[in-house]
Context: one part of a larger RNA
RNA sequence: UUCUCGUCAAGGAACUCGGCAAAAAAGCGGCCGUAAGUUAGCGAUAAGGCCUGCCCGACUUUCCGCAAGGAAGGAAGGGCCGCAGCGAAAGUGUCUCUAGCAACUGUUUACCAAAAACACAGCUCCCUGCGAACUCGCAAGAGGAUGUAUAGGGGGUGACGCCUGACCGAUGCGAGAAGGUUAAGAUUGGCGGUCUGCGGUAGUAAUAUUGUAGGCUGACUGGUUCAAGCCCUCGUCAAUGUCAGCGGUAACUAUAACCGUUCUAAGGUAGCGCAAUUCCUUUCCGGGUAAGUUCCGGAGCGCACGAAUGGCGUAAUGACUAGAGAACUGUCUCGACGAGAAGCUCG
Numbered sequence: 001u002u003c004u005c006g007u008c009a010a011g012g013a014a015c016u017c018g019g020c021a022a023a024a025a026a027g028c029g030g031c032c033g034u035a036a037g038u039u040a041g042c043g044a045u046a047a048g049g050c051c052u053g054c055c056c057g058a059c060u061u062u063c064c065g066c067a068a069g070g071a072a073g074g075a076a077g078g079g080c081c082g083c084a085g086c087g088a089a090a091g092u093g094u095c096u097c098u099a100g101c102a103a104c105u106g107u108u109u110a111c112c113a114a115a116a117a118c119a120c121a122g123c124u125c126c127c128u129g130c131g132a133a134c135u136c137g138c139a140a141g142a143g144g145a146u147g148u149a150u151a152g153g154g155g156g157u158g159a160c161g162c163c164u165g166a167c168c169g170a171u172g173c174g175a176g177a178a179g180g181u182u183a184a185g186a187u188u189g190g191c192g193g194u195c196u197g198c199g200g201u202a203g204u205a206a207u208a209u210u211g212u213a214g215g216c217u218g219a220c221u222g223g224u225u226c227a228a229g230c231c232c233u234c235g236u237c238a239a240u241g242u243c244a245g246c247g248g249u250a251a252c253u254a255u256a257a258c259c260g261u262u263c264u265a266a267g268g269u270a271g272c273g274c275a276a277u278u279c280c281u282u283u284c285c286g287g288g289u290a291a292g293u294u295c296c297g298g299a300g301c302g303c304a305c306g307a308a309u310g311g312c313g314u315a316a317u318g319a320c321u322a323g324a325g326a327a328c329u330g331u332c333u334c335g336a337c338g339a340g341a342a343g344c345u346c347g
Base pairs, nucleotide, nucleotide: 001342002341003340004339005338006337007336008335010333011332014331019328029051030050031049032048037042039159053080054079055078056077059074060073061072062071063070064069081085094326095325096324097323098322099321100320101318102317106118107117122157123156124155125154126153127152128151134143135142136141160313161312162311163310165243166242167241170240171239172236173235174234175233176232179231180230181229185225186224187223188222189221190220191218192217193216194215195214196213197212198211199210200209201208202207244262245261246260247259248258271305272302283299284298285297286296287295
């Protein structure tokens, strides 16, 4: 000096990001008592108060027993001892108020994150008629399921309560079929190449050139026919998503119920709101403090909330997060002392 413990005057969170750590009280015993809120179950051992050893104790309760009797238990009251009566040891809730988030019990980053993340019951949408959809497999086959739409698969939301607004223009999905576009294929022409047959012209001939018929052929070029798709027409948002601007106006001022205008598929409804979201910002007002960038309540032109990527509430629950208080303390003012271990020296 460090580590593990123990004690401390006065103060008592002044420490610190934060009561982290420590301390204290309580101790699933008895009696009394217990608020707001509430989904009436809870909250709740709420909180809080008193008692606890031993002796005497009228009388009485329960059980066993036919009875005699036995066993267990009890209040008032009185008394005894000690500093101390759940006397030791072990074991064993600190509590209260307010708010956020998540309903809850549960699950998770084995070895830096346990949470507000995941799951969840409930709600909702889509698919699936059974050789089901879907998944695995090249296939056979298997799961689904020895199930059958009150079933199975997939997506979203996430108890419960009150609710879930507008928009189908874009994207997606479903339905439709009149028209447009549209491939290979099939079929039918043209053109070219080549071979064969038969001719024409020039030539004595070889040959050159040209016509016609047939065969084969070309990554050549048209016509006709033909599917889905796309274009097109509807529907659909608890599908992906989106949910404006400018100017003016009331007899103080201010503000604008109101009016005008532009654009849009439609212009954000209810509720909430400086919020786990607010830049400006320590917004403004109120509360709490002597003093409060945090906290609680209210306000609202919300830079850039908002309704199942759910909105707003919500009892209970939480090793969650934020603020306040009681109690308690070496966290601190401010350090001191003691015990043990290591460090250091010697061996």